[in-house]
Context: one part of a larger RNA
RNA sequence: AUGAACGCUGGCGGCGUGCUUAAUACAUGCAAGUCGAACGGGGGUAGCAAUACUCCAGUGGCGACCGGGUGCGUAACACGUAGCUGACCUGCCCCUCAGCGGGGGAUAACGGCUCGAAAGAGCCGCUAAUACCGCAUGCACUGGUGGAUGUUAGAGGUUCACCAGAAAACUUCAGGGGUUGAGGGAGGGAGCUGCGACCCAUCAGGUAGUUGGUAAGGUAGUGGCUUACCAAGCCGAUGACGGGUAGGGGGCCUGAGAGGGUGACCGGCCACACUGGGACUGAGACACGGCCCAGACUCCUACGGGAGGCAGCAGUAGGGAAUCUUCCACAAUGGACGAAAGUCUGAUGGAGCAACGCCGCGUGAGUGAUGAAGGUUUUCGGAUCGUAAAACUCUGUUGUUAGGGAAGAACACCCGGGAGAGGAUCCCGGAUUGACGGUACCUGACGAGAAAGCCCCGGCUAACUACGUGCCAGCAGCCGCGGUAAUACGUAGGGGGCAAGCGUUGUCC
Numbered sequence: 001a002u003g004a005a006c007g008c009u010g011g012c013g014g015c016g017u018g019c020u021u022a023a024u025a026c027a028u029g030c031a032a033g034u035c036g037a038a039c040g041g042g043g044g045u046a047g048c049a050a051u052a053c054u055c056c057a058g059u060g061g062c063g064a065c066c067g068g069g070u071g072c073g074u075a076a077c078a079c080g081u082a083g084c085u086g087a088c089c090u091g092c093c094c095c096u097c098a099g100c101g102g103g104g105g106a107u108a109a110c111g112g113c114u115c116g117a118a119a120g121a122g123c124c125g126c127u128a129a130u131a132c133c134g135c136a137u138g139c140a141c142u143g144g145u146g147g148a149u150g151u152u153a154g155a156g157g158u159u160c161a162c163c164a165g166a167a168a169a170c171u172u173c174a175g176g177g178g179u180u181g182a183g184g185g186a187g188g189g190a191g192c193u194g195c196g197a198c199c200c201a202u203c204a205g206g207u208a209g210u211u212g213g214u215a216a217g218g219u220a221g222u223g224g225c226u227u228a229c230c231a232a233g234c235c236g237a238u239g240a241c242g243g244g245u246a247g248g249g250g251g252c253c254u255g256a257g258a259g260g261g262u263g264a265c266c267g268g269c270c271a272c273a274c275u276g277g278g279a280c281u282g283a284g285a286c287a288c289g290g291c292c293c294a295g296a297c298u299c300c301u302a303c304g305g306g307a308g309g310c311a312g313c314a315g316u317a318g319g320g321a322a323u324c325u326u327c328c329a330c331a332a333u334g335g336a337c338g339a340a341a342g343u344c345u346g347a348u349g350g351a352g353c354a355a356c357g358c359c360g361c362g363u364g365a366g367u368g369a370u371g372a373a374g375g376u377u378u379u380c381g382g383a384u385c386g387u388a389a390a391a392c393u394c395u396g397u398u399g400u401u402a403g404g405g406a407a408g409a410a411c412a413c414c415c416g417g418g419a420g421a422g423g424a425u426c427c428c429g430g431a432u433u434g435a436c437g438g439u440a441c442c443u444g445a446c447g448a449g450a451a452a453g454c455c456c457c458g459g460c461u462a463a464c465u466a467c468g469u470g471c472c473a474g475c476a477g478c479c480g481c482g483g484u485a486a487u488a489c490g491u492a493g494g495g496g497g498c499a500a501g502c503g504u505u506g507u508c509c
Stems, first nucleotide, its partner, number of pairs: 001507002004505005011361006017354002019319001024317003028314003033062003038059002041056006069272003079196007088189003093185008101135001103133002110125006141165009170177002198244003205235003210232008247269001250266001251262004274295005297308004325351001327350003333347001334345004364394004374385004398450001399446006408436001414430006453498005458479003464493005474481002
């Protein structure tokens, strides 16, 4: 010093922290939805109706790749740092340029029928779209052919001509929104390189896609990344290869520093999501709460077949010396969707439990000698606990009770006004919005009342006597104590240290 544990003890508050072991298995609930201002339909309410409002599954869009968890694997361009990409990608957002013409065929929902225990599946029929597919159009863009220019270490750079390819969706028709193509930006990602970074030489040789080339494939993109052919290389005592261990860094602990140890919490990176493998969709995944295959395990079954994955938040069993509530709220911050209202959000904000840690406060203050009683001790005179208590005079931190009572709230929406061509956008005013919480805080009243322990006293090391015991019982970090006067064992009185803690144990300096 500690994410600690154990023993004894325990008044309060603030701020933190809380499975270090079994990446063991998980009951239950919740943790990712949203949009009717993309679309058709079904139900409900109001209405005579048109219609309006609302709920629902489906088609469609965006999101689900973020956020949250864990440290298995990994000794590696994984990480850190400094660079390179003339070898690259990028949804949403911002800026700029150009456009949005005209058609078509389906399909879910729905209706009917059938199969199945279920999960679910099949057939027939109908229908819509910002779903899907041709056509037209082409500044720029991409590809091909031909030419020019030009630089570096190295053209896949720049430019001209021709040919070819290639887009879209509306709406309340006015603003605006949406959408398509192109260029740029921002932010994000990808690849490559130098250097840094654990133990073992009782691991000394390793390597055939291996090392290089040519061509092709693949990729957003370079590359043996992959394939065919050709050559025989490449790495290694400056430690290859092998084995063991391990997420790496900012940091944290210690130390005057150098260094040593460590990687909990917090913020950035990586890896993983029952085990192993694979791709699909997508701007982005080889995808924790998506799909497929195999395996182990668990559950359902009508035995034909199905379902599942807490290393999300709580919680359970197990393991362990050991680690919490199946809580409240979206009020704030942030995120997804939406024009918005808003919905969702175990992120987050809070509350609960635990002296687990740090910090602060309290357990009273003043006066008080007959040095009371009592305890201990005694050389029987006394000494000591000791101003300690009692008693008297006070205070009211905390506590109890009563009353008052926040900041965190700024918005958005709505109403009014103003600027404005405007119902776009902006400004001003008003109204509204708090889980925590009747909490913090303030005030009154009551009342010393309700709040101290733990370890030690031979030396190291601050603190000594009596009795009991008699190498016994026991103590002990080291030296060592105990065999009849034990300051070392046990108890008592006294004393020392720290204090809501104290001591022990583990680990690091």

RNAcentral holds the full RNA, with entries from ENA. The part of an RNA shown here (small-subunit ribosomal RNA, 5' domain) has 509 nucleotides and comes from an uncultured bacterium. Rfam family: Bacterial small subunit ribosomal RNA.